[in-house]
C1' cells in the first nucleotide's frame, strides 16, 4: 500500500417529477388537498400506558435480579452513561526462587462455600470427621535382606483440584514444631465525598471446588391480555349428562380476611356432549387495516465497468400504542489482529 | 396477533452433571436350489453458537426449526 477477520460508532438508509395503489377531509360523479414502513416495524425476552377481573388486602408457594462506592438521565419501570474500588480469568512480565506474590494489557451474566445439605466419574495411598502407595527415619524379629509395629505431608507419583509459600533453627527422620520475611485472618489507622486502605500491632493460621446444584440473604412482583373489552345484531333443540345438596361465586396455584349471593321446595353454579353465529361500530392513532396500501417509470447525483451497460444494494417489511434488550445487517468511519506486496 | 411446549442414527424412543444405549428400518455376510423367517457384523446421532463447570442430551443465555391453544351466544 492491497486484501482479510473481530469489536465499536455513524446515517429520517440519495434527491426530484410523473402515472398508479390506500386512508382521511371537502366537493359532487370524478375531481382537488392532505397523510402512507423500520433501525430494527423481528424475536416476543423486559418494563410501562390502557382494558378487564374485586378495594389490588395480608400469608405461604413461585417467579425475576444480584460485587461495592460516587455522580447522572429514566415514568426514578424495564434498561442505561461517566468514573472510581475490590475480585476472578487469559495473556505477558517481576523477585535466586515459591506462595492464596506483585506489575502492565485485555475479558467478566461477580451476592453467601467461615449457616446447612447433597455432589466432586476415571486415576489416585487419600477427594474432605481426613488419609501413609513409594520414599525416609525408629523398634522388634531373624533365613542379613526381608517381615511385622510406629512415626513423618519434606520428596515422588495420581489428578481439574491433595490442607500455606522462600529460607534458617530444629529432629531419629520430619513437620508453623520455633524464628524472620511473604501471603491470611482480627482490630487500630494516615488519606479519599465513599467503596476502599498505604502503614502499625495482635494471632501460627482458620482453609478444596461446585450456587448458570438444593438452599441462605437482600430487592422486587396480584393475575389476564386489543382475539383485553364495550355497544348494536343475526341464528338454534332455551336440548342432555356427570359434579356440587348449604352452601356457591367473585381470584387465574393455596390459606386467611372482604363483597356479592342464598338459606330447607329449590333456585343457581362448574365441566363436558350436542346446538347455532363467523356480522357492524368503537377501542384505533398526523400511516392504519380486520387479511391488510406503501409501487412502477423517468431525470439528476454517487458507485462499478470489459465503455456496450450495469446498479442504489444488505437484513428486512407495520397491525392498541410508547420505552429497553437481544438478534439480522448494506455503506462510510475508528480501533485490534492476520496475510501478501514494496522501499528503508 | 397473543399466550404455551418440544427438538438424540432414516424412524419410535432411553439416559442423577461422569464411556449415548434399545427396537424396528438400511448394508454385508452364514443358513437355503432360491425367497421369506432366524443368526452375526457393519454403519448411522445429542437442532446450532456461545458461556458455567475439572467435565454437559442434561444447566444458562441466544438463534433455527417443528407443534398446541385461543372468539361469540344459548
Nucleotide at each position: 500500500c492491497a486484501g482479510g477477520c473481530a469489536g465499536g460508532g455513524u446515517g429520517u438508509a440519495u434527491c426530484g417529477g410523473u402515472c398508479g395503489c390506500u386512508c382521511c377531509g371537502c366537493a359532487g360523479a370524478u375531481g382537488c388537498g392532505g397523510g402512507g414502513a423500520g433501525g430494527a416495524a423481528a424475536g416476543u425476552c423486559c418494563g410501562g400506558a390502557c382494558u378487564c377481573c374485586g378495594c389490588a388486602g395480608g400469608g405461604c408457594a413461585g417467579g425475576a435480579c444480584g460485587u461495592c462506592c460516587c455522580g447522572u438521565g429514566g415514568u426514578u419501570a424495564a434498561c442505561g452513561c461517566g468514573g472510581g474500588a475490590a475480585c476472578c480469568c487469559a495473556u505477558g512480565u517481576g523477585c535466586c526462587a515459591g506462595a492464596u506474590c506483585g506489575c502492565a494489557u485485555g475479558g467478566g451474566a461477580u451476592g453467601g462455600a467461615a449457616a446447612g445439605u447433597g455432589c466432586c466419574g476415571c486415576a489416585g495411598a487419600a477427594a474432605a470427621u481426613a488419609u501413609a502407595c513409594c520414599g525416609c527415619c525408629c523398634c522388634g524379629g531373624c533365613u542379613u535382606g526381608c517381615c511385622g509395629g510406629g512415626g513423618u505431608a519434606a520428596g515422588g507419583g495420581u489428578g481439574a483440584a491433595a490442607u500455606g509459600g522462600u529460607g534458617g533453627g530444629g529432629u531419629a527422620a520430619g513437620a508453623g514444631c520455633c524464628c524472620a520475611c511473604c501471603g491470611c485472618g482480627c482490630g487500630g489507622a494516615a488519606g479519599g465525598u465513599g467503596a476502599c486502605g498505604a502503614c502499625c500491632g495482635c494471632g501460627g493460621c482458620a482453609g478444596g471446588g461446585u450456587a448458570a446444584a438444593c438452599c441462605c440473604c437482600g430487592u422486587c412482583c396480584g393475575g389476564a391480555g386489543c382475539a383485553a373489552g364495550a355497544u348494536c345484531a343475526a341464528a338454534u333443540a332455551g336440548g342432555g349428562a356427570a359434579c356440587u345438596u348449604a352452601g356457591g361465586a367473585g381470584c387465574g396455584g393455596c390459606c386467611c380476611g372482604c363483597u356479592c349471593u342464598g338459606u330447607u321446595u329449590a333456585a343457581g353454579g362448574u365441566u363436558c356432549c350436542g346446538g347455532g353465529u363467523a356480522g357492524a361500530u368503537c377501542g384505533c392513532a398526523u400511516a392504519g387495516a380486520u387479511a391488510a396500501a406503501u409501487g412502477a417509470u423517468c431525470g439528476a447525483c454517487g458507485c462499478c465497468u470489459u465503455c456496450g451497460g450495469g446498479u442504489g444494494a444488505a437484513c428486512a417489511g407495520a397491525a392498541u400504542c410508547c420505552g429497553g434488550c437481544u438478534u439480522a445487517c448494506c455503506g462510510c468511519c475508528c480501533u485490534g489482529c492476520c496475510u501478501g506486496u514494496c522501499u528503508u | 396477533u397473543g399466550c404455551c411446549g418440544a427438538a438424540u442414527g432414516g424412524u419410535g424412543u432411553a439416559a442423577u452433571g461422569g464411556c449415548a444405549g434399545c427396537a424396528c428400518a438400511a448394508g454385508c455376510g452364514a443358513c437355503u436350489c432360491u425367497g421369506a423367517c432366524u443368526c452375526g457384523c457393519u454403519u448411522a446421532g445429542u437442532c446450532u453458537a456461545g458461556g458455567u463447570u475439572c467435565g454437559a442430551c442434561c444447566c444458562c443465555u441466544a438463534g433455527u426449526u417443528c407443534g398446541g391453544c385461543a372468539a361469540c351466544c344459548a

Annotation
Two RNAs folded together computationally: RNase P RNA and transfer RNA, 418 nucleotides in total. Rfam match: Bacterial RNase P class A. The family's RNA type in Rfam is ribozyme.